[in-house]
Context: one part of a larger RNA
RNA sequence: GGAUGAACGCUGGCGGCGUGCCUAACACAUGCAAGUCGAACGCAAAGCUCUGGAUUCGUCUGGGGCGGAGAGUGGCGCACGGGUGAGUAACACAUGGCUGACCUACCCUUCAGAGGGGGACAACCACUGGAAACGGUGGCUAAUACCCCAUACGGUCAUCUGGAUUGGAAGCAGAUGACGAAAGCUCCGGCGCUGAAGGAUGGGGCUGUGACCCAUCAGCUAGUUGGUAGGGUAAAAGCCUACCAAGGCAAGGACGGGUAGGGGGCCUGAGAGGGCGACCCCCCACACGGGCACUGAGACACGGGCCCGACUCCUACGGGAGGCAGCAGUGAGGAAUAUUGCCCAAUGGACGCAAGUCUGAGGCAGCAACGCCGCGUGCGGGAUGACGGCCUUCGGGUUGUAAACCGCUUUUAGAGGGGAAGAGGAAGGACGGUACCCUCUGAAUAAGUCUCGGCUAACUACGUGCCAGCAGCCGCGGUAAAACGUAGGAGGCAAGCGUUAUCC
Numbered sequence: 001g002g003a004u005g006a007a008c009g010c011u012g013g014c015g016g017c018g019u020g021c022c023u024a025a026c027a028c029a030u031g032c033a034a035g036u037c038g039a040a041c042g043c044a045a046a047g048c049u050c051u052g053g054a055u056u057c058g059u060c061u062g063g064g065g066c067g068g069a070g071a072g073u074g075g076c077g078c079a080c081g082g083g084u085g086a087g088u089a090a091c092a093c094a095u096g097g098c099u100g101a102c103c104u105a106c107c108c109u110u111c112a113g114a115g116g117g118g119g120a121c122a123a124c125c126a127c128u129g130g131a132a133a134c135g136g137u138g139g140c141u142a143a144u145a146c147c148c149c150a151u152a153c154g155g156u157c158a159u160c161u162g163g164a165u166u167g168g169a170a171g172c173a174g175a176u177g178a179c180g181a182a183a184g185c186u187c188c189g190g191c192g193c194u195g196a197a198g199g200a201u202g203g204g205g206c207u208g209u210g211a212c213c214c215a216u217c218a219g220c221u222a223g224u225u226g227g228u229a230g231g232g233u234a235a236a237a238g239c240c241u242a243c244c245a246a247g248g249c250a251a252g253g254a255c256g257g258g259u260a261g262g263g264g265g266c267c268u269g270a271g272a273g274g275g276c277g278a279c280c281c282c283c284c285a286c287a288c289g290g291g292c293a294c295u296g297a298g299a300c301a302c303g304g305g306c307c308c309g310a311c312u313c314c315u316a317c318g319g320g321a322g323g324c325a326g327c328a329g330u331g332a333g334g335a336a337u338a339u340u341g342c343c344c345a346a347u348g349g350a351c352g353c354a355a356g357u358c359u360g361a362g363g364c365a366g367c368a369a370c371g372c373c374g375c376g377u378g379c380g381g382g383a384u385g386a387c388g389g390c391c392u393u394c395g396g397g398u399u400g401u402a403a404a405c406c407g408c409u410u411u412u413a414g415a416g417g418g419g420a421a422g423a424g425g426a427a428g429g430a431c432g433g434u435a436c437c438c439u440c441u442g443a444a445u446a447a448g449u450c451u452c453g454g455c456u457a458a459c460u461a462c463g464u465g466c467c468a469g470c471a472g473c474c475g476c477g478g479u480a481a482a483a484c485g486u487a488g489g490a491g492g493c494a495a496g497c498g499u500u501a502u503c504c
C1' cells in the first nucleotide's frame, strides 16, 4: 500500500447494488416453514329445500332431494427445496479412468397385454378402559387397497448349444423345462394400469494421481492378509460367518497425536508464491447425544418410527409430551451481526385432466455508512482587504474573496399533479402511489475526522515543568516544548475519518 462477514471512537444528507451470530453443533416461549388428489373409494356434519306424524303452539320426531365441512381407506410427494460445519486426514473432495460387479420413481421411444374369481380392514355403529396421550371388544362396508386362478412377445431360474474377446467368465445369440402381470376412472376429449427392451436423468461401487503439521509418534496389525464354503447386497469384496494357511502395512513415513469439511474460487503479489474457503455454485457430512431398523424406486430419513441417555414440560402420580444447525423471534455467550413484516404477482417445486391448493424455496419490503459505486452540502462577481479571532519587531501580518453585499441556478429538500414496465391472447402486481415525469417554493435541508519533531504533507502562541501526558519506530516532557494540553493557523482524506485485529 492492498484486503475484511469486521469491531471500537468521533461524526453522519441521499440513492443504487450487495452483505449482515466469525462466539455457545448453547437452551428455546409463540406463529408459520409439505402437502395434494372427490376424474381411485366408502361415509357424511352445518345449511337450503320438498313432504308426513305428535303438539300444552314453546316445540318434538320421521322420510326424500341438493349440499359438501370433516375425518377415514387409497395414490403421489414428504430422500427435493431450506439450514449448519459438529464430526471427518477419508476414495470425504478434485481430476482421470473402470463397472463383463450395479440400481434408477416420475419423463421419452418401441413391442406385447389387461380374462375370471375371492376374502378382508378402516371410516361408521354398539358397548367399553383412561385425567390425558391413546386405546379395547363385537358388528357392517367400498376401491386404482389385499389375495387366488388363467394367459406370457419378451423376463427370471436351471440345463444344453454356438461364436468372439479373454488367463478365466457372470456379457451376446439360440434351444428345452419350470416360474412370474395387470385397474380402473371419465366432463367421452382423455387420464391411468401390467410385462419387456432401449433412451434420458440421477445415483451406488472400484481405482491411478493430487492436497495440512509433529519422527520429541518407529514400528503397526487377529477379520488382521489370503484361500475354500456359505450367507448377504441392486452390485464386486472379510461386507459377515465357519474352517484352513500365515500373511498384510511401513523412513517414498505405516501406526499414533494435533488441526481441518473438500473444490470452483477469494485476497495479495510483476510473477513464482503466500494466506483464506463469508456471500454464490458443486460435492460431502450432520439434524438434542448415541444406536437401530421399517416403509419406499430412492432414507437408515432435520419438521417419520423404535430403544438408551441428558434436558425441558404436562399429570388425576397410574402415565404421557418435546427437539429452530428451516423463517422470524427470545434468553445466554460475545467486541459484534437485522423484522415475531408483505405476497405467491413473477421464477421454481409438490399434487391435480384442469380449475386450483400448498410453498418463511423464492420475489419484495424493514433495520445497520457493514462494503462498493454514484450524487449533494451551491455557482459567478465582490477589497476601503470590514468586524471578530490569532500572531506581532506595534509598522503590520494572517484568517481572506473567506464573510457581508449583488446576480444566478435548484441537483437535493419540501408541497402539489400525473404515474409505469415487470403479465407470452383478455383480466389479474406483493413490491407500490414505488421508480419515473411535470409544476411551484426557496441558498434554501446537509461536514466531519485525523494529523502538523524525523520517517511524512502541514507552525506559531499560551499553559505545564521527567508532572500531567504522548508514542508505529527513533524518541518527546526536569521553566522559552513546532513531539504533552488548549487556541489560532495549516496539511490529508471526506459522508466519512481515525484506531484495533487479521492476511499478503
Stems, first nucleotide, its partner, number of pairs: 001504004006500005013375006019368002021333001026331003030328003035076003040073002043070001047066008083286003093210007102203002107199007115149004124139006155179008184191002212258003219249003224246008261283004265276004288309005311322004339365001341364003347361001348359004378408004388399004413441006422431001448493005453474003459488005469476002
Notes: The part of an RNA shown here (small-subunit ribosomal RNA, 5' domain) has 504 nucleotides and comes from a metagenome. Rfam family: Bacterial small subunit ribosomal RNA.